Predicted 3D model of a 74-nucleotide RNA (transfer RNA) from a Candidatus Nomurabacteria bacterium. Taxonomically the source falls in Candidatus Nomuraibacteriota (Bacteria, Bacteria candidate phyla). The sequence is in RNAcentral, with records from ENA. Rfam family: tRNA. A reference for the family is Hou (1993), "The tertiary structure of tRNA and the development of the genetic code", Trends Biochem Sci. It is annotated as a transfer RNA. About the family: Transfer RNA (tRNA) molecules are approximately 80 nucleotides in length.

RNA sequence: GCGCGGUUAGCUCAGUUGGUUAGAGCGCCUCUCUUACAAAGAGGAGGCCGGGGGUUCGAGACCCUCACCGCGCA
Numbered sequence: 001g002c003g004c005g006g007u008u009a010g011c012u013c014a015g016u017u018g019g020u021u022a023g024a025g026c027g028c029c030u031c032u033c034u035u036a037c038a039a040a041g042a043g044g045a046g047g048c049c050g051g052g053g054g055u056u057c058g059a060g061a062c063c064c065u066c067a068c069c070g071c072g073c074a
Stems, first nucleotide, its partner, number of pairs: 001073007010026004019057001028044005050066005
């Protein structure tokens, strides 16, 4: 330099053919239970989906570009 894959919550990851409100597990906070802790049960907070631009009535998803991570080729 070229090709492929990836970037969504603190972490690990879903998200179908572009369409109703962006989700799960773990973690975190509060409450119940306990002498207390853990476990268990109930409830809650936390995101403008890596940056920018485009297409569209509508983009996490499609297109372009940049950045970063991984793999392969040279």